[in-house]
RNA sequence: AGAGGGAAUGAGGUGACCGCAGGAUACCUGAAAGGUUUCCUGAGGAAAGUCCGGGCUCCAAAAAAGGGUACUGGGUAACACCCAGGAAAGGUAACUUUACGGAAAGUGUCACAGAAACUAAACCGCCGCAGCAGUCCGAAGGACUACUGCAGUAAGGGUGCAAAGGUGGGGUAAGGGCCUACCGGUGGAAAAGUAAUUUUUCAUCUGGACAAACCCUACCCGGAGCAAGGCCAAAUAGGAGGGUUUUACCCUCGGGUAGGCUGCUGGAGGCCCAGGGUAACCUGGGUCCUAGAUAAAUGGUCACCACCGAAGGAAUAUUUACCUUUCGGUAACAGAACCCGGCUUACGUUUCCCUCUUUCC
Numbered sequence: 001a002g003a004g005g006g007a008a009u010g011a012g013g014u015g016a017c018c019g020c021a022g023g024a025u026a027c028c029u030g031a032a033a034g035g036u037u038u039c040c041u042g043a044g045g046a047a048a049g050u051c052c053g054g055g056c057u058c059c060a061a062a063a064a065a066g067g068g069u070a071c072u073g074g075g076u077a078a079c080a081c082c083c084a085g086g087a088a089a090g091g092u093a094a095c096u097u098u099a100c101g102g103a104a105a106g107u108g109u110c111a112c113a114g115a116a117a118c119u120a121a122a123c124c125g126c127c128g129c130a131g132c133a134g135u136c137c138g139a140a141g142g143a144c145u146a147c148u149g150c151a152g153u154a155a156g157g158g159u160g161c162a163a164a165g166g167u168g169g170g171g172u173a174a175g176g177g178c179c180u181a182c183c184g185g186u187g188g189a190a191a192a193g194u195a196a197u198u199u200u201u202c203a204u205c206u207g208g209a210c211a212a213a214c215c216c217u218a219c220c221c222g223g224a225g226c227a228a229g230g231c232c233a234a235a236u237a238g239g240a241g242g243g244u245u246u247u248a249c250c251c252u253c254g255g256g257u258a259g260g261c262u263g264c265u266g267g268a269g270g271c272c273c274a275g276g277g278u279a280a281c282c283u284g285g286g287u288c289c290u291a292g293a294u295a296a297a298u299g300g301u302c303a304c305c306a307c308c309g310a311a312g313g314a315a316u317a318u319u320u321a322c323c324u325u326u327c328g329g330u331a332a333c334a335g336a337a338c339c340c341g342g343c344u345u346a347c348g349u350u351u352c353c354c355u356c357u358u359u360c361c
Base pairs, nucleotide, nucleotide: 001357002356003355004354005353006352007351008350009348012305013304014303015302016301017300018299020042021041022040023039024038026036027035028034044333048344049343051342052341053340054339055338056225057224058223059222066221067220068219069218070217071085072084073083074082075081086100087098088097089096090095101216102215106214107213108210109209110208123157124156125153126152128150129149130148131147133145134144135143136142137141165183166182167181168180169179170178184205185204186203187202188201189200190199191198192197229262230261231260232259239253240252241251242250243249244248269288270287271286272285273284274283275282276281306330307329308328309327310326311325312323313322315320
């Protein structure tokens, strides 16, 4: 200098006044409601998206259907989250990324091109045999070339995203894991590891790709949600009982809408210390703690101070630092709504720590 990883922070500070929401206290008031006094408290790291996992509540009861998860081990109330490890891919590296079970249960798909896209096959080739024709050497016979037929082959060419292990050597009529060395794949054994897996060794080259197609395997999941649910209760319909001036009114019960109360905020909570653990996290001790609105409160003004920028002043050759002063600025994403654990997405300002690579001293 350029990269990689992580952490903190979410904002100006203090004071006064005004305003809003909740709570406590006292007063006014017969009580409730309401009003007033004083005091206390009052948004976030993501409160967001509502994508996962729970608590809580009601319904149902338990299987099927359906859905979800998917390398291994651990953490957790639980998870698709987190930690550690393996494998693969990217990067010189620090490091990063991952719908990472099964294609030898079955079904399906693989366009176009191509002989053939999976019980492999043979278009141009290569090679052998037979036939026929020609040329040459020639005693018999042989060699070469062209064509036809039959058989062998998969080296080479050609097609394609993909062609049945790759490269070198041997062997062969020509070829081929046919044999061999290295590499690669699959399976067995041994060793290491809790395991995924790795290493070594032996056998083998069978059986293309796709499960982000159906499907199979293993494990997990009942449904709906605070507009859940509970209590009180004007009104109305239908209902029960009773009364009377008896056929149409009254009373009581019940019903349950509006409305009110509750659920409602202290919790798998934060911070510090000690111990265990590589870590996530766990255990013990100490300490701290007041949002609960319901069309929805959490805002504004002034003063001083701080920081930044501009102007001015003075010192000085300049860099630079100083100041009695004046002016401006202190932002972004975004607003709790039953509560927690995550993930994802949006965004401001700096500051700090660790690591890698290159160059110079």